About this RNA:
The RNA shown here (SAM riboswitch aptamer (S box leader)) has 131 nucleotides and comes from an Alphaproteobacteria bacterium. The sequence was found by an Rfam model in a public genome assembly. The coordinates come from a structure-prediction model, not an experiment, and the mean pLDDT is 79. It matches the Rfam family "SAM riboswitch aptamer (S box leader)". Rfam describes the family as follows. The SAM riboswitch is found upstream of a number of genes which code for proteins involved in methionine or cysteine biosynthesis in Gram-positive bacteria.

[in-house]
Formats: sequence, C1' cells, structure tokens
RNA sequence: AACUCAUCAAGACCAGCUGAGGGACAGGCCCUGUGACGCUGGGGCAACCGCCGAAAAGCCAGACCGGCUUUGAGGAAAGGUGCCAAUUCCUUCGAGACGCCGAUUUAUCGGAUGGUCUCGAGAGAUGAGUC
Repeated sequence: AACUCAUCAAGACCAGCUGAGGGACAGGCCCUGUGACGCUGGGGCAACCGCCGAAAAGCCAGACCGGCUUUGAGGAAAGGUGCCAAUUCCUUCGAGACGCCGAUUUAUCGGAUGGUCUCGAGAGAUGAGUC
C1' cells in the first nucleotide's frame, strides 16, 4: 500500500520554539500576526485493543469441591493506539416517507425541486485484524 470488520451528533488546552498558512481533495463557509500549520513539554478527553469482571451458555470431570472455552452487564484508566475549533464544519449517489405545484373522479394522477427526515452506498478518519 491492499483487504475485512466496527465506530464517526458526545467529550477534551496550556506553555515554549517557529513565523503564514490551515480546515484530506474541489467548491462553500470558516480559523488565523489577539500567532495558523508544524515541532517540543506538560495537561486532558474517550474507551478501539489490552486489564478486572456480575451473569449466561457449552464442554470435561463427577458424590461434592472443581477445571476449560465462548459470550459478556458493568468497572478502572497503569499499558498500545487515537483524539482535544466548527456533526467527518457542510457537500456526492440511490431508495423511501413527508413536504411543494397543477389537475380532477377528494384520493388518485402528473410535474418540479432536491427542502426535511430515515435507510443504504461512495469518499475520508480512527481502531482491531489479515496478507
């Protein structure tokens, strides 16, 4: 790099160095010399992995005690990551519901717009795993 799965509406900032860009891409809209991005130090958030673990199921053994595996409410935050402006800042595609306009048999037909919501896909990010 590629592939698979899960999550993405919550949460969490100070100091030093540097000095003009940054928010993935393009558009928008923002942040930014009241110092961006980046680096360093400290702090914090969260709980993916890891840790503890109520309970449940299965298996072994069987008189009892017990042992193993899987799932796992919940918990802690020492370890491996991650994160600490704005919903992944907003957007794209498909389907559906509602909404809009017109017509009339007033509950159906046609049309426009993609306005709101839901689901799925795509792009991206992070983690865990595979190769």